The RNA shown here (transfer RNA) has 74 nucleotides and comes from Thermodesulfobacterium commune DSM 2178.
[in-house]
RNA sequence: GGGUCUGUAGCUCAGCUGGAAAGAGCACUGGCCUCCGGAGCCAGGAGUCGGGGGUUCAAAUCCCCCCAGACCCG
Repeated sequence: GGGUCUGUAGCUCAGCUGGAAAGAGCACUGGCCUCCGGAGCCAGGAGUCGGGGGUUCAAAUCCCCCCAGACCCG
C1' cells in the first nucleotide's frame, strides 16, 4: 500500500431481507423480603446505533468518504 471483517447502554452482544416506541444478559440505582445480605422478588436510569455526507416518505439497516481495531496479501 491492497483486501476482508468488526465498531449498537458501563461490559458482552442481538437486531443489519429499510418501516410498530432501539433491545437482551450482566453490572448499576431504589424498594420489598430478611437477623444481616453480597441470595430472591419488583421497579428504574443509562445509547449522537464510531464520525460526516448522500439516497428515501422513512436509514442501526442501502451508497460514498474518513477514524479505530482484528486478520490476510505484498
Description: Taxonomically the source falls in Thermodesulfobacterium commune (Bacteria, Thermodesulfobacteriota, Thermodesulfobacteriaceae, Thermodesulfobacterium). The gene name in the source record is tRNA-Arg-CCG-1-1. Its Rfam family is "tRNA". Rfam classes the family as a transfer RNA. About the family: Transfer RNA (tRNA) molecules are approximately 80 nucleotides in length.